[in-house]
């Protein structure tokens, strides 16, 4: 240099027939307990790696750039 896969919440990931951004763990408050753990209820947290294009509408489709892993000269 070329190619493949990937990038979504603090962490691990789901969501790809284009149509309200989600789960588990973690975090905050409360309930429960003599106290803790476990359990239960409620809540906060994302401009979906970046800036564009297509579209009535993009996490999702298209090209470019950045980053990670792997393959290759």
């Nucleotide at each position: 240099g070329g190619g493949a896969u990937c990038g979504u919440a603090g962490c691990u990931c789901a969501g790809u027939u284009g149509g309200c951004a989600g789960a588990g763990c973690a975090c905050u408050u409360c309930c429960u307990u003599g106290a803790u753990a476990a359990g239960g209820a409620a809540g906060g947290g994302g401009u979906c790696g970046g800036a564009g294009g297509u579209u009535c509408g993009a996490a999702u489709c298209c090209g470019c750039c950045c980053g990670a892993u792997c393959c290759u000269a």
Molecule: transfer RNA
Organism: Phycisphaerae bacterium